A computed fold for a 340-nucleotide part of an RNA from Thorea hispida, annotated as small-subunit ribosomal RNA, central domain. Taxonomically the source falls in Thorea (Eukaryota, Rhodophyta, Florideophyceae, Nemaliophycidae). The gene name in the source record is rns.
[in-house]
Context: one part of a larger RNA
RNA sequence: UUUGGCGUAAAGAAUAUGUAGAUUGAAAAUUAACUAAUAACUAAAAUUUUAAAUUUUAUUUUUAUUUCUGUUUAUUAAAGUGAUUUUCUAGAGUUUAUGUGGAAGAUUAUGGAACUUUAAAUGUAACGGUGAAAUGUAUUGAUAUUUAAAAGAACCUCGACAGUGAAAACAAUAAUCUAAAUUAAAACUGACGUUGAGAUAUGAAAGCAUGGGUAGCAACAGGGAUUAGAUACCCCUUUAGUCCAUAGCUGUCAACAAUGAAUGCUAUUUUUUGAAAAACAGAAAAGCAACUAACGUUUAAGCAUUCCGCCUGGGAACUACGAUCGCAAGAUUAAAACUC
Numbered sequence: 001u002u003u004g005g006c007g008u009a010a011a012g013a014a015u016a017u018g019u020a021g022a023u024u025g026a027a028a029a030u031u032a033a034c035u036a037a038u039a040a041c042u043a044a045a046a047u048u049u050u051a052a053a054u055u056u057u058a059u060u061u062u063u064a065u066u067u068c069u070g071u072u073u074a075u076u077a078a079a080g081u082g083a084u085u086u087u088c089u090a091g092a093g094u095u096u097a098u099g100u101g102g103a104a105g106a107u108u109a110u111g112g113a114a115c116u117u118u119a120a121a122u123g124u125a126a127c128g129g130u131g132a133a134a135u136g137u138a139u140u141g142a143u144a145u146u147u148a149a150a151a152g153a154a155c156c157u158c159g160a161c162a163g164u165g166a167a168a169a170c171a172a173u174a175a176u177c178u179a180a181a182u183u184a185a186a187a188c189u190g191a192c193g194u195u196g197a198g199a200u201a202u203g204a205a206a207g208c209a210u211g212g213g214u215a216g217c218a219a220c221a222g223g224g225a226u227u228a229g230a231u232a233c234c235c236c237u238u239u240a241g242u243c244c245a246u247a248g249c250u251g252u253c254a255a256c257a258a259u260g261a262a263u264g265c266u267a268u269u270u271u272u273u274g275a276a277a278a279a280c281a282g283a284a285a286a287g288c289a290a291c292u293a294a295c296g297u298u299u300a301a302g303c304a305u306u307c308c309g310c311c312u313g314g315g316a317a318c319u320a321c322g323a324u325c326g327c328a329a330g331a332u333u334a335a336a337a338c339u340c
Base pairs, nucleotide, nucleotide: 004311005310006309007295008294012308014202015201016200017199021195022194023193025088026087027086028085029084030083031082033081034080035077036076037075038074039073040072042070043069050064051063052062053061091192092189093188094187095186096184097183099182100181104178105177106176107175108174109173110172111155116150117149118148119147120146121145122144126137127136163170164169207249208248209246210245211244212243216242217241221237222236223235224234260307261306262305263304264303265302268286269285270284271283272282273281274280290297291296313340314339315338322333323332324331325330
């Protein structure tokens, strides 16, 4: 290189944008770089093919012949690829709409319920907690009930198998600003498309930095239990943290649909979102063909095409060393000895 794979066996990067590159719709003309045909030159010998000779034969030797392929040159062809020019509208995009739906994003304001705390009132001996207890709270008056206030965090029902977003993710109400999708009927641009190494941006939770905030919960920690022990499970208390700000850092996950992106094609049926019918665009369920080791897949894991990423026995090893990034924690890249 040919070849085989990546849902669950090794293997799809967390996601998007996008540079180089690769790839790329229809028609016409020109060109002749690739391509195709012919001819020539050249490519040591041995080796390879075939034939003849020598030899009693095999082997060997000698002579001739042959193949494949490449480089260069010349001539010709113009179907395909490429290049140049012109044109088109089916892909792609733009504009328009007193169209539509949405927990899409950012900022600001507002709201009620609950928990906790504080103050006051009523009131008296328990409360709390568990499998059972105890630690704990309480006559300096708790728990409970009522009234008032404060503060922080989260938004019951609606709620769905629903919706939106590139993914991470997104749910009280209202306003302002921003983005995307989809639908309709036209108009415009005229292949502007697809993918995408490096690169850039976004990226749960935990963690880190500085400054705020701290109701509830709660790693750590201190007690009480349990137990042979109990550095746990259960209980009481409780600190970081959880919350906010910074065009802060980190850059990871079972970041999962364990399924890369895009395009076209492939029985049927049911439910559902976009108000309703149809059509179209999604979200689910059953299922023929096909595929599959089977499970299953149908929004393909089917039939085809383009591009990227990745895999090659288990462990050692999501490790060592080195390099890059990071305040650190660590992250990314990534072996070998040895062993089975």